Predicted 3D model of a 133-nucleotide RNA (c-di-AMP riboswitch aptamer (ydaO/yuaA leader)) from Nonomuraea sp. SYSU D8015. The organism belongs to Nonomuraea, within Bacteria. The coordinates come from a structure-prediction model, not an experiment, and the mean pLDDT is 78. It matches the Rfam family "c-di-AMP riboswitch aptamer (ydaO/yuaA leader)". Rfam's curators write: This family represents a conserved RNA structure found upstream of the ydaO and yuaA genes in Bacillus subtilis and related genes in other bacteria.
RNA sequence: CCAAUUAACCAGCCGAAUCCCGAUGGAUCGGGAACCGGGGACCCAUCUCCGGGGUGAAUCCGGCCACGUGCCGGUAGGGCAUCUCCACGCCCGAACCCGUCAGCUAACCCGGUAGGCGUGAUGGAGAGGACCC
Numbered sequence: 001c002c003a004a005u006u007a008a009c010c011a012g013c014c015g016a017a018u019c020c021c022g023a024u025g026g027a028u029c030g031g032g033a034a035c036c037g038g039g040g041a042c043c044c045a046u047c048u049c050c051g052g053g054g055u056g057a058a059u060c061c062g063g064c065c066a067c068g069u070g071c072c073g074g075u076a077g078g079g080c081a082u083c084u085c086c087a088c089g090c091c092c093g094a095a096c097c098c099g100u101c102a103g104c105u106a107a108c109c110c111g112g113u114a115g116g117c118g119u120g121a122u123g124g125a126g127a128g129g130a131c132c133c
Stems, first nucleotide, its partner, number of pairs: 012117003018033006034113006044103001051101001052098004060074005077092004083126005088120001
């Protein structure tokens, strides 16, 4: 000096997954607000074995192959210093659940509030606000 790995710190990041109250010696339990998801009429619409459907950005296409829960490339779509947009750059493009059953759907009904991380301090344009005079 370069590369790799590990640890700490880090405004914060993905996500609905945050805040408050009460009870209990504690573990924990209960409730509320907020956010999120599902079910559920008329009307309308559509399908029923190659079963169908849900959460989610995560769908689809091509190739290789030992024909696999495999590999490679691309892609709909999504994320990344604060409020928005544009450009460039980087990244993701999974996983799980219901169980023959669910379109939309007012009233109404039922549920969730986890988990995983540690950045692009890039450039440009705009919006809004605070402070001072």